[in-house]
RNA sequence: CGAGGCGGACGGGUGGCCGCUCCGUCCCACGAGGGGACGGGGAGGAAAGUCCGGGCUCCGUAGAGCAGGGCGCUGGGUAACACCCAGUCGGGGCGACCCGAAGGAAAGUGCCACAGAAAUGACACCGCCGGCGUCUCGCCGGUAAGGGUGAAAUGGUGGGGUAAGAGCCCACCGGCGGCCGGGUGACCGGCCGGCCAGGCAAACCCCGCCCGGAGCAAGACCAAAUAGGAGGGCGUUCGCAGGUUGCUCGCCGAGCCCUCGGGUUCCGGUCGCUAGAGGCGCCGGGCAACCGGCGUCCCAGAGAGAUGGCCACCGCCUCCCGGGCCUCCCGGGAGGUACAGAACCCGGCUUACAGUCCGCUCUCGGCCC
Numbered sequence: 001c002g003a004g005g006c007g008g009a010c011g012g013g014u015g016g017c018c019g020c021u022c023c024g025u026c027c028c029a030c031g032a033g034g035g036g037a038c039g040g041g042g043a044g045g046a047a048a049g050u051c052c053g054g055g056c057u058c059c060g061u062a063g064a065g066c067a068g069g070g071c072g073c074u075g076g077g078u079a080a081c082a083c084c085c086a087g088u089c090g091g092g093g094c095g096a097c098c099c100g101a102a103g104g105a106a107a108g109u110g111c112c113a114c115a116g117a118a119a120u121g122a123c124a125c126c127g128c129c130g131g132c133g134u135c136u137c138g139c140c141g142g143u144a145a146g147g148g149u150g151a152a153a154u155g156g157u158g159g160g161g162u163a164a165g166a167g168c169c170c171a172c173c174g175g176c177g178g179c180c181g182g183g184u185g186a187c188c189g190g191c192c193g194g195c196c197a198g199g200c201a202a203a204c205c206c207c208g209c210c211c212g213g214a215g216c217a218a219g220a221c222c223a224a225a226u227a228g229g230a231g232g233g234c235g236u237u238c239g240c241a242g243g244u245u246g247c248u249c250g251c252c253g254a255g256c257c258c259u260c261g262g263g264u265u266c267c268g269g270u271c272g273c274u275a276g277a278g279g280c281g282c283c284g285g286g287c288a289a290c291c292g293g294c295g296u297c298c299c300a301g302a303g304a305g306a307u308g309g310c311c312a313c314c315g316c317c318u319c320c321c322g323g324g325c326c327u328c329c330c331g332g333g334a335g336g337u338a339c340a341g342a343a344c345c346c347g348g349c350u351u352a353c354a355g356u357c358c359g360c361u362c363u364c365g366g367c368c369c
Stems, first nucleotide, its partner, number of pairs: 001365004005360006012314007020042009044339001048350002051348005056215004063249004068211005073087005088102001089100004103206002108204002110200003125147002127143007155173006174196001176193007219271004229260006242252002278297008315337010
């Protein structure tokens, strides 16, 4: 200098004019979601998708069984998680580093297209070897070493052995089992053994752990209404209707349903509603995620759903023209300045994004000293 890797931050600024919403104080109006003055607050890193996990609220304190769903290497963090951190194993990259739904296929069932003789209780198409015969060929037997098919062919390579072959035997490697050692553990290392067990569990299934349901239109309070009738049906120890859980049991329950005809009301209000697993700083513990202590700050709360629009200047980026002391600077012109907007609140994940910036004794390559 070039090409990368990892981690983090920002994502316009100033002024003028016209507006919006909430709160406080005051003034004017006063059956208007009314007007005005002053002061203060007013979107994001993702507010998004609503995909996970919690808080909070109610349902009958939610009990049992079945069904169903989720998760799935290990240890830790956390309110919890499918998240995060640190590791293990496997895969990719020269490397920094990245990726992984990563339990069980010797519990059982099922599937393995096409091709191929054969796709799992394996298998003999060609070839090889032996024997026999009616001997250019055929039959019987042996053989998975060679060929062919396939994504995959019953461990791999080499040697011995044999009629030809074969874990038949041997060495090394892979796998499995046992023992020993290390580690909290996933797992790793060593020794020994008999020779071997195809793949798929994002197929059913098995194993382990977790899960009650509904959601701020949750829900609470205030105000008003649901009147009074006729007919029929069901139920009150044997339980109708209903009780926001897929089914059954259990539990609560004294009224409920249909038809006919009739009455009232209709832009309800307030709370929940934002001070919280909160932000920032310092100190301490921990490899880290994170935790603890102290100090400090208050930072949107609408529902007719606010947080905006226009103009000027500046900043940033790209392109063009001219100039200079030409990896850059100066002047002029044109274009661009994203993705997107709270709606009960948090922790995550994922996705979108013009243009930038910072850190790393992180990596690779080239050149110079």